[in-house]
Context: one part of a larger RNA
Formats: sequence, structure tokens, C1' cells
RNA sequence: GGACGAAUGCUGGCGGCGUGCUUUACACAUGCAAGUCGAACGGUGACGAGGAGCUUGCUCCUCUGAUCAGUGGCGAACGGGUGAGUAACACGUGGGCAAUCUGCCCCUCACUUCGGGAUAACUAUCCGAAAGGAUGGCUAAUACCGGAUAUGAAAUCUGGCGGCAUCGCCGGGUUUGGAAAGUUUUUCGGUGAGGGAUGAGCCCGCGGCCUAUCAGCUUGUUGGUGAGGUAAAGGCUCACCAAGGCGACGACGGGUAGCCGGCCUGAGAGGGCGACCGGCCACACUGGGACUGAGACACGGCCCAGACUCCUACGGGAGGCAGCAGUGGGGAAUAUUGCACAAUGGGCGAAAGCCUGAUGCCGCGACGCCGCGUGAGGGAUGAAGGCCUUCGGGUUGUAAACCUCUUUCAGUAGGGACGAAGCGCAAGUGACGGUACCUACAGAAGAAGCACCGGCUAACUACGUGCCAGCAGCCGCGGUAAUACGUAGGGUGCAAGCAUUGUCC
Repeated sequence: GGACGAAUGCUGGCGGCGUGCUUUACACAUGCAAGUCGAACGGUGACGAGGAGCUUGCUCCUCUGAUCAGUGGCGAACGGGUGAGUAACACGUGGGCAAUCUGCCCCUCACUUCGGGAUAACUAUCCGAAAGGAUGGCUAAUACCGGAUAUGAAAUCUGGCGGCAUCGCCGGGUUUGGAAAGUUUUUCGGUGAGGGAUGAGCCCGCGGCCUAUCAGCUUGUUGGUGAGGUAAAGGCUCACCAAGGCGACGACGGGUAGCCGGCCUGAGAGGGCGACCGGCCACACUGGGACUGAGACACGGCCCAGACUCCUACGGGAGGCAGCAGUGGGGAAUAUUGCACAAUGGGCGAAAGCCUGAUGCCGCGACGCCGCGUGAGGGAUGAAGGCCUUCGGGUUGUAAACCUCUUUCAGUAGGGACGAAGCGCAAGUGACGGUACCUACAGAAGAAGCACCGGCUAACUACGUGCCAGCAGCCGCGGUAAUACGUAGGGUGCAAGCAUUGUCC
């Protein structure tokens, strides 16, 4: 000198764009953050329409069907948060899978047949304070189960081609096994096979912290055979066998730490950092476990144990903000219990649409960067006042007053958006927002501080104090004329900021 997710002191006009718990991965009141589909299904059946009975304001029937819980499907594994753990194939980069999986999406081919038994809802009874549960009865499906058919899969026999060692690909004979309807106007669906795309899993080379005051470490350890397990290779697991494997090119141990694109600095080499944004990983009160599923060992799912909090009729139950706000606590320190799905994106749906604290916006903070303003021109009797003085004057100083103008920003009034594409028969549909922007009006009117002035280092005098009070980044000032302390005048430097502290280069 530069930089910062900063803090502190003094000060503070406006706008744009960013950014804001770095500390206790501490504990959480309250609200919201994941639903949707009636064009899968049985019920419920408001409003409305039509008809009938008629005691003329009620009852019954039919149609339409809002709504609601349930069965079922898809989603809930995305999106959002945090950095605790992790020195590791976690990450980065480059490869491999003849060792793999992939819902929704796209392409191609084929099929979509015949049957069956239940069950929730509902109803009846009962238990419980509650959470919830038990038993009997009835019912539907794109829920569940069985049979037939099938190129495909597995085992076996066999022919051909190819490679990268196990092997891979194509073809022919025997055993297991798949479909589901709804609407019908078109469509949307289901099943099998092959391919694509996307996503994921596994393996390997190389790379990136400190410590030897850590020198030896290891028994599923290292390898083999066989088996189990997985989508998949593998001590991944198990039985048996062998005795191996790693290490001064730093094993093992200890400490610290999420990694990267990047950010800061520097001429570069390098050094430091990993906030925001993007990619990957890990975690979800702590520890463990599996279930469902294409995908989880699953933040707002389940089970067990533990700590903590809450309810209780003492028998038993409920919970998990490192989602968005917000509260307490910790701290030098970090924001609204806001608006909207209008846009972008996501889930479901044929669609209308519903949901979306993702997101778009608003609010707060000079926290940062950038821009603008606090007026412009003229104006000497060099006014008054202040300060200094050698008492002549000098300086503040064209500064003010005064004259002539202008009106950015702020203020008031009128007009007033783009962002809208889509969707819908049409009407219509913008949170931001009466915002940005445009026009008019009034009046210099409402808007300047902070640090420093001994040298380094731009900028000096007076008074007060008298090694006191104090200053200080280093050298050092202060003991009676202090340009170094305090105040004043003047000056210098930056400026809506200035200075200090902390950290890095």
C1' cells in the first nucleotide's frame, strides 16, 4: 500500500447493486416450509335443475355433482440448511467396468387373454384419561392372487464370430415366469424385449496440512480354495489352508482440517484463505438398525437404546428449527414471527388447477462497492467578529453580506409502465407498486464530518500545564518560553464518511 462476512469511537443527505451468527453442530414457544390426482375405486353427498305427492311448505324420486376421510398411484431420495465428523479414492484431475444398476423421458418391435378370494372406508359392540386399539358383519378398484401365451432370464447340449486373462456377441433344442383397465371424440395408460439419454455405484494412476519430543505397525491382518451376500468385482462376510502385508520415498500414532472452481495479495514465482455464487462429500438431538422403493439406511419416515423437554386420570403417551421467520443463551458482533405464487423452476394432474419460507420481492444495518448532492457566477470598504502581532499590520478571506442565476436529490401534485409468455369459451390474470419513469410547482431553500499538523509524513502559532496531567506505530516528548500533553486560531489529508483495533499478503 491493498484486502475483509468484520468490530469499536465520532459523524451521517439520497440512490443502485451486493451482502449480513465467523461464537454454543447450544436449547427451542408459535406459525408456515410436501403435496397432488374423482379422467384408478367404493362411499359421503352441500348447492342447483326436473318430476310426483299434496296437510302450500314439507316429503319422496331422478340428474348434476362442490366437499370430506379412506383404498390406490406418483412425489415425498429433488429443492432448502449446516461443516460436527472426515487426512479418506472424501475431493481435484485423468482413465477403467469383459464387474454394474437406472423411476419419469425419447426411439423401435411385440402383446394387452381367462378367472378368483379378500380388505379399508362404512356399520355394530367393546377397551382406554389420551395417544390409540380389539372383535363381528358388508363392499370396490389401475390394490392382491392364480392359469394360458411369449422372442427374454437361468441351467444343460451344440454351431459361428471376436477379444482384454477370467471371457464377450450372434443362432438352434428341454424346465420356471409377465399384462389392468378408465373414457370413449381424439387421446392418456399397462406388460415384455432391444437401444438412447440422464443419474448413480465400484476400481485404479497422479496431486494437495503439521509433527520423529510418534519407529516400528498389523490377525480378517496379507494371499489362496470353496461358499454366502450384492445391481456389481472384492476378506465385503464365513469355513479351511499358507504366513504373509506395510514402513525413514515416513508406516503406525498424535494434532489440525470438509475438498475444489475460486477469493485476497504479489511484477512474477510464491504466500494466505475456502464468507457469498457454482460442483462434489458428509451430517440431521446422540448412538445403532433395517423396512419401503428405480433410487435412502431417509432433516420435517419407522424401530431400539440414551440424554433432555412436555402431557397424564400414574396405567401410559408426545417431541426433535444445522428449513423460513422468530425466542432465550453465548458473544466485540450479524436482520422481518413481512408480501406473492405475477415471473423462473419443481411435485401431482388429461386439463383447469392445487401445493411450493425453492424462488421473485419488501423491510432493517454506511457492512461493502459504485454514482450523485450539500449550489453556480459576480462580489474589496479587503466589513464586523475571532486569532496572532515587532502595534505598523497580518490572517481567517471572495470566505460572508449583497447582486444575478439554476433546481440534481429530497418535497408536493398530475400521468404512469416493461417484466405476460402462457392459461382461459369469455370476462380476465403483476407480489414488487401507484414503484421506476415522465411532466409541472416552490424555494438556496432540507443535507459535512473525521483524523492529523516533532521526524518518518503533507500541514504552525498563542495560551494553559510544569517529569504533573498526559501522548506514543518506532525514535521518543513533558522537570517554567513544549510546533510532540490540553484548548483555541490557522493549516494538511480524506470525505458521507473518517480514524482505530484485529487478520492476511
Molecule: small-subunit ribosomal RNA, 5' domain
Organism: Actinomycetes bacterium